This is a predicted complex of two RNAs, RNase P RNA and transfer RNA, with 442 nucleotides together. Model confidence (mean pLDDT): 77 of 100. Rfam match: Bacterial RNase P class A. Rfam links the family to the GO terms ribonuclease P activity, dimeric ribonuclease P complex and tRNA processing.
[in-house]
């Protein structure tokens, strides 16, 4: 200098004016409304995000019974250890795969519990003999020997048929029964041996996944569990339109029922309630609502996630839904995008700028 | 806001406990029939199974993720 890897930060700034929405203080008891309740003025201060998004997980909170007992079913998760309120999340490690490397990725339990599936191709798909190789028997042909010659006989080669052996070689496939080499054999084969891989046992190190070493054999047992399943482990349901309270109005009718139906998505126990349909009335207000697993700085523990000590701070809360506009200066200033009960994650979208650590290549000293 | 379901040809739907050319009806186009049209008969084209990724030898089908659309959910007696 170029190419890259990992972690992280910002998401225009400052000032003025006008406007919008909450909060606090003060004031009139002025206005609206049937009421509950709300509004108006002035001053002060505050006012979207890293994803507010998707609603994919986990929890808080609320109600159903403060969430129960038993059985069955269903669903999630799945290497090991730790963290957390909890998780399918995070951190660290193990193993596997990829990369020259920094580093990245992994739904990574069990296929010798059982079942299913493996289309097409191919001889054969969990067990196979199509071609090929070898051998035995039969038969034909050729050559040679014997013979003067032929036949017959013998030997060798070879075609065909039948039987046996063989998984080395061929071709098919995603996958063909461990791989390489040597011995061995009629030809071959873990048939035997050495090494490698795999399996089993023992020992070493480690909390553990696992690692390393040694020994052994009936020397090997296909893949698929994001197919059923098995094993281990976890899980009650609904959701702020939950739920509680206040106000106004009004009209009831029908069906199913006393152990039925619903809460309780399947049954039993237990417990609390009648439930559903048609029709009618009101579609108003308050709380829930933002002080919270909160933010900033700091101490200690830890390799980290994270926990902890001390101090400081209060930082949107609407309900047709606020956060905008203009001007000036600086400036490279343009993305994705707008809270709706609240948090922790994941995933997805995202212009541009910057920081730190590291890797590779080339050049110079 | 919350919950739930769906996406296959121009339209309406099959196929979804995986197996290779993805089907059916209507519509479109061409031909036959008819003087012409309709109806009828015969034939043809048209699909990356909403997009992307994964598992698998193999995905419309199984899993993850994104996008689009539909439906339901107030209180009182």
């Nucleotide at each position: 200098u170029g190419a890259g890897u990992a972690a992280g930060u910002c998401a225009g700034a400052u000032a003025a004016u006008c406007g919008c929405a909450g909060a606090u203080a003060c004031a009139g008891u002025g206005c609206c409304g049937a009421a509950a309740g709300g509004c108006c003025g002035u001053a002060u201060g505050u006012g979207a995000g890293g994803a507010a998004a998707g609603u994919c997980c986990g929890g808080g909170c609320u109600c159903c019974a403060c969430a129960g007992g038993g059985c069955a079913a269903g669903g999630g998760u799945g290497c090991c250890g730790g963290g957390u309120a909890a998780c399918u999340c995070c951190c660290g490690g193990u193993g596997a795969a990829g990369g020259u490397g920094a580093c990245u990725u992994c739904a990574a339990g069990g296929a010798a519990a059982g079942u299913g599936c493996a289309a097409c191709a191919g001889a054969g798909a969990u067990a196979u003999a199509c071609c090929g190789c070898u051998u035995a028997a039969g038969u034909g042909u050729a050559a040679u020997g014997c013979u003067u010659a032929a036949a017959a006989c013998a030997u060798u080669a070879u075609u065909c048929u039948u039987g046996a052996g063989u998984a080395a070689g061929g071709g098919u496939g995603g996958a063909a029964a461990g791989g390489u080499g040597a011995g061995g054999u009629a030809a071959g084969a873990g048939c035997u041996c050495a090494c490698c891989a795999g399996c089993g046992g023992c020992a070493u190190g480690g909390c553990g996944a696992c690692u390393u070493g040694c020994c052994g054999g009936a020397c090997u047992a296909u893949g698929u569990a994001a197919a059923c399943c098995c094993c281990a482990u976890c899980c009650g349901g609904a959701g702020c339109a939950a739920c509680a309270c206040c106000g106004c109005a009004g009209a009831g009718g029908g069906a199913c029922a006393u152990a039925u139906u619903g809460g309780c998505g399947g049954c039993c126990c237990g417990u609390c309630a009648g439930u559903c349909c048609c029709g009618g009335g009101c579609a108003g207000g308050u709380g829930g609502c933002u002080u919270g697993a909160g933010c900033c700085a700091u101490u200690c523990a830890g390799a980290a996630a994270u926990g902890u000590c001390u101090g400081g701070c209060c930082u949107a809360g609407a309900u047709a839904g606020a956060u905008g506009a203009u001007u000036a200066u600086c400036g490279g200033a343009u993305a994705c995008a707008g809270a709706a009960c609240c948090c922790g994650g994941c995933u997805u979208a995202u212009a541009g700028a910057c920081u730190u650590a590291c890797u590779c290549a080339u050049g110079u000293a | 806001g919350c919950g739930u379901c769906u996406g296959u040809a121009g339209c309406u739907c099959a196929g979804c406990a995986g197996g290779a050319u993805a089907g059916a009806g209507c519509a479109a186009c061409g031909g036959c029939c008819u003087u012409c049209u309709a109806a009828g008969c015969c034939g043809u084209g048209g699909g990356c199974c909403a997009g992307g990724g994964g598992u698998u030898c193999g995905a419309a089908u199984c899993c993850c993720u994104u996008c689009a659309g539909g439906c339901g959910c107030g209180c009182c007696a």